[in-house]
Molecule: small-subunit ribosomal RNA
Organism: uncultured prokaryote
RNA sequence: GAGUUUGAUCCUGGCUCAGAACGAACGUUGGCGGCGUGGAUUAGGCAUGCAAGUCGAACGCGAACCGCUGGGCAACUGGCGGGGAGAGUGGCGAACGGGGCAGUAAUGCGUAGGUAACCUGCCCUGGGGACCGGGACAGCCACGGGAAACUGUGGGUAAUACCGGAUGACGUUGCGACAGCAUAAGCUGUUGCAACCAAUGUGAUUCCGCCUUGGGAUGGACCUGCGUCCUAUCAGCUUGUUGGUGAGGUAGCGGCUCACCAAGGCAAUGACGGGUAGGGGGUGUGAGAGCAUGGCCCCCACCACUGGGACUGAGACACUGCCCAGACACCUACGGGUGGCUGCAGUCGAGAAUCUUCGGCAAUGGGCGCAAGCCUGACCGAGCGACGCCGCGUGCGGGAUGAAGGCCUUCGGGUUGUAAACCGCUGUCAGAGGGGAGGAAAUCCCCCCCAUGGUUGACCUAUCCUCAGAGGAAGCACGGGCUAAGUUCGUGCCAGCAGCCGCGGUAAGACGAACCGUGCUAACGUUGUUCGGAAUCACUGGGCUUAAAGGGUGCGUAGGCGGUCGCAUAAGUCGGGUGUGAAAUUCCUCGGCUCAACCGAGGAACUGCGCCCGAUACUGUGUGGCUCGAGGGAGGUAGGGGCGCGUGGAACUUCCGGUGGAGCGGUGAUAUGCGUUGAUAUCGGAAGGAACGCCGGUGGCGAAAGCGACGCGCUGGACCUCUACUGACGCUGAGGCACGAAAGCUAGGGGAGCAAACGGGAUUAGAUACCCCGGUAGUCCUAGCUGUAAACGAUGAGCACUUGGUUGAGAGGUUCCGAUGCUUUCUCAGCCGUAGCAAAAGUGUUAAGUGCUCCGCCUGGGGAGUAUGGUCGCAAGGCUGAAACUCAAAGGAAUUGACGGGGGCUCACACAAGCGGUGGAGCAUGUGGCUUAAUUCGAGGCUACGCGUAGAACCUCACCUGGGUUUGACAUGCGCGGGUAAGCCUCAGAGAUGAGGUCCCCUCUUCGGAGGCCGCUGUUCAGGUGCUGCAUGGCUGUCGUCAGCUCGUGUCGUGAGAUGUCGGGUUAAGUCCCAUAACGAGCGAAACCCUUGUCUUCAGUUGCCAGCGAGUAAUGUCGGGGACUCUGGAGAGACUGCCGGUGUUAAACCGGAGGAAGGUGGGGAUGACGUCAAGUCCUCAUGGCCUUUAUGCCCAGGGCUGCACACGUGCUACAAUGGCGUGAACAAAGGGAAGCAAGACCGCGAGGUGGAGCAAAUCCCAAAAAACACGCCCCAGUUCAGAUUGGAGGCUGCAACUCGCCUCCAUGAAGUUGGAAUCGCUAGUAAUCGCAGGUCAGCAAUACUGCGGUGAAUAUGUUCCUGAGCCUUGUACACAC
Repeated sequence: GAGUUUGAUCCUGGCUCAGAACGAACGUUGGCGGCGUGGAUUAGGCAUGCAAGUCGAACGCGAACCGCUGGGCAACUGGCGGGGAGAGUGGCGAACGGGGCAGUAAUGCGUAGGUAACCUGCCCUGGGGACCGGGACAGCCACGGGAAACUGUGGGUAAUACCGGAUGACGUUGCGACAGCAUAAGCUGUUGCAACCAAUGUGAUUCCGCCUUGGGAUGGACCUGCGUCCUAUCAGCUUGUUGGUGAGGUAGCGGCUCACCAAGGCAAUGACGGGUAGGGGGUGUGAGAGCAUGGCCCCCACCACUGGGACUGAGACACUGCCCAGACACCUACGGGUGGCUGCAGUCGAGAAUCUUCGGCAAUGGGCGCAAGCCUGACCGAGCGACGCCGCGUGCGGGAUGAAGGCCUUCGGGUUGUAAACCGCUGUCAGAGGGGAGGAAAUCCCCCCCAUGGUUGACCUAUCCUCAGAGGAAGCACGGGCUAAGUUCGUGCCAGCAGCCGCGGUAAGACGAACCGUGCUAACGUUGUUCGGAAUCACUGGGCUUAAAGGGUGCGUAGGCGGUCGCAUAAGUCGGGUGUGAAAUUCCUCGGCUCAACCGAGGAACUGCGCCCGAUACUGUGUGGCUCGAGGGAGGUAGGGGCGCGUGGAACUUCCGGUGGAGCGGUGAUAUGCGUUGAUAUCGGAAGGAACGCCGGUGGCGAAAGCGACGCGCUGGACCUCUACUGACGCUGAGGCACGAAAGCUAGGGGAGCAAACGGGAUUAGAUACCCCGGUAGUCCUAGCUGUAAACGAUGAGCACUUGGUUGAGAGGUUCCGAUGCUUUCUCAGCCGUAGCAAAAGUGUUAAGUGCUCCGCCUGGGGAGUAUGGUCGCAAGGCUGAAACUCAAAGGAAUUGACGGGGGCUCACACAAGCGGUGGAGCAUGUGGCUUAAUUCGAGGCUACGCGUAGAACCUCACCUGGGUUUGACAUGCGCGGGUAAGCCUCAGAGAUGAGGUCCCCUCUUCGGAGGCCGCUGUUCAGGUGCUGCAUGGCUGUCGUCAGCUCGUGUCGUGAGAUGUCGGGUUAAGUCCCAUAACGAGCGAAACCCUUGUCUUCAGUUGCCAGCGAGUAAUGUCGGGGACUCUGGAGAGACUGCCGGUGUUAAACCGGAGGAAGGUGGGGAUGACGUCAAGUCCUCAUGGCCUUUAUGCCCAGGGCUGCACACGUGCUACAAUGGCGUGAACAAAGGGAAGCAAGACCGCGAGGUGGAGCAAAUCCCAAAAAACACGCCCCAGUUCAGAUUGGAGGCUGCAACUCGCCUCCAUGAAGUUGGAAUCGCUAGUAAUCGCAGGUCAGCAAUACUGCGGUGAAUAUGUUCCUGAGCCUUGUACACAC
């Protein structure tokens, strides 16, 4: 810096990522070299080999072998000399080097000092010295023991082994004297007196060695200051403990040890205990401060199977020495012995995991030796491991028909990609062959005196030459965001991915694969760990009103901090100098390997500590002053401050008495309860306990908890005025102490009311609750305990500073006094607000502003204030207070919505007021269910259900059964063929279809042919009412004809957003007006459009007929006419225009006039941003998927009409406002040529025959019906109702069986107004009456779409139900109750 809490925002806050690093491990891959590095786990166990010896110039002996010389026939055996194996005595070394990190929190380490309290072999340097003697023990020899390891006895031997004596000081120790230095004992130097020491070898000398002593160097020992992890859920620890005296011991100080004496010592600045850990130089990271770490290398400490102990020695309490004990392992003759890889290799085990039983002493270094030399798993090298860092290579240049192949594609192409092929060139690395400097000379040897010669390489190889040929050498991870890089296919919440957020449920850029791309590159990823980011423990550099976080309050201990003026000091502080801060590392510069890594040199740095000198502002310390902080004195004031004692009235309950007589009480409504044994109510009286009305107030007091009738007593604090007193006495406050509401506990009282628990009654699905009736602890008092609260201002205490306004309480000043005022006085309590602060809300002199001081507390959510430990408590419980595990958040403030059995305002047939229905019956129709071979599919609350379907007998048709067919019923291109084709006829068949017959095509023409049509076959392909409406377009429904939804600019806000659009009015309306940090605008509303209602004008045919004329039985029938109706063009008209009132002078509303119509005149079309993943892939279009002798196509028959049942929508009724009969009126809007059909005739009728007229203001359908008039019926299952059924017919149609409609005759079911519930409608509306049309051969139409006729009732109103709009409020909701 980013991701992640939200619809979005800001903040808090955690989680996660990008970086660097590693002694790493794992996965895939792997060409070369250089330099490094490699048992981190079991300080687990170890086979085998090697890792410490050397010296013959310290000493004695002396094998093999050789030479000379004897004895013996020989086997063999002597002597002398050489030789020197071998062990032994002795010296030095073995205490170094090498390994490990177990222990250790200080007996360690780091740093700075001290030793006047010490030692030091070998080495360097100075002084002095080395005389005379002696006796042994190994080895060896002899004899033994034992399995072995090993060992006994006797004899005898050398020395630089051992012992005795002498000499002996400038040495050591003790006792004295003097000088100097330190002072606490003391040290140094000079001097006097006592005890203590010597060894030789070569040998001419040198040299080496020995004894003593001074000094040096090196190494070590001890002491001191400071620094050095976590834990207080370890708070007290300690008896050699602390000190002293004396003694012992040590190289040396010291309780180091001992005896005695004293009773100390350490600890909140963390003793004691527990856990963890070797420390440092450094290393990693980081801007730094820090944090983490201590592998390789260097320094220190410690360890050596585990524990203990000493010996030797200059040095050890000793890694490859000794003794004891233990565990383990091995050998054994069972008696007993042996061993110690945390040396180098190697092995087993455990583990994710860490190498060769290599070469050499050539170099460097070490031990011994005079030396040659010997020894050296130290070391130098090599080997193994991409474990790390660094370097190199896998080629370079040209090369577009942009090849082939792959992938994608909108099919045009794009990309892989100059990549390849191909042409030209080079030769690094690796490979083969050959040469070769250097690491090596300062060693050593020989010879010799001065020049020269010679020896030594385990291992490595720079580099050079030659050879061949691009030949032998590229992978890994990733591609949703963070984070550079995307497409296709497969898969279908499966398989899988994932660091976090999260992907995957059929179109996955996130899984798997491919292609392409991105990153790094001999590596790349993953895992683990550390630091960073994380200011997420905040010293640098955080916080605590509401996010985690102020202790409930006060007093006060330690501690921290502290007014003002001098003087002194110099601890802190500051400056300068000086010593140290090992080397390596890091940094800079330069240099060496071809570069780099790596290595070397110089410098810087090492921020630290010590010492010396100086400064004195500030802090500290000492001392002397001051008065403003703090305290004191005097005089006043207010107050529910505290404690105790007493007094009072109202109310309540109980008791007694009176009146009274049926209820009371209680609730939303009841009931339990009380009451005729007299309640409630009311009057009088008595008793008891608790609480103190009005005053009373964001008024007072108190540290907080808290405090309220009145009086008295005792008592704390505050404030004001004056002050000539004290002189910093102050602030805060870990622990500690005290106080601390309510509830609770103990003991004793008290008990009216109230009231946990409990009982009863209700409510409820239940009701361990809310409501009601009772009621015990308790509430009250006294004495104690408890110690907690949302103990809150969710805001610790103190001091100072920083614009204002206003209100209240107390005191003062002003006034002669009082009141009312005034006041730049002080204190207390509130409100509003400036700057500032804050994430915002807010806060704002009572800070959450600006500073200082001190205390408390916080560090993601849950687990959990839980467990455990401790402590307090009588108990309840309090205080202190985790972890495992789990989540990717939890949270604060504010925003927009949505929601609320929140509020306000308003609207709608939403309710109410009415009218008529549905729900009951029969039937029609749709749906569910059931059934079925199939009963095709879709639609599902409102917004599916007389819906898609404006009409399923076949067709439709998608379903079922069966029969056929495969380039296909249909489209297109190409290839082939033909005139056989099509049509018509015959036969078979259920038909599709098959077989046969008949016919012998058309157009153009340059006569070659071309095209059309047809058939067959092949191939591109057709086809699909198959799936996905959750991939889509389009269309549609709904909220809703509700009044809303937005934008630009400006302004406000960190921001989401707000404002505008809010407010006051008004409207049907975000309609308009006013106001206004908003001003404007858009989509909606309205208007424009159609229709209807009035009038004018124009035009008069098919319409009309007043007047004129003609004619008829009659009729606008005819001539004419345009007056009227009507038709259909054009206009007028209505705009709150006029009047009055109300209103803000506005918008507008109310009333009125005029008018056919009045405030939108009625109706229609018109439907904002959006919502419901609403509906439709079966109207159409369309992505993807599926199917291709089938899910396509053709055909016959069946089905969609199936019926115990349930629901929706309707029709007809149940009758008298009716039914039936007769008569005779009045419409509108439509339709008509494959049509409507008049008059006429036939039939009871449906209908038939026939056909005038009409493509229609002309003709037809066509009769309108209710209404009206008259008559009958007389309340009944009827002269209501018509279902059902029988019979007879008619019509349409290829065909009415499944399965059509109509007519006539007969039949005459349920039904007597419909439970809970529910629907429509506010006027030409409901209700009621008929008419027409579309679809259509016909029709199951009672449906749907229209038309007119007759023609109501009601609306007080907005409490409630439903839905909606605006404002506001709450929210832990946002897939939004």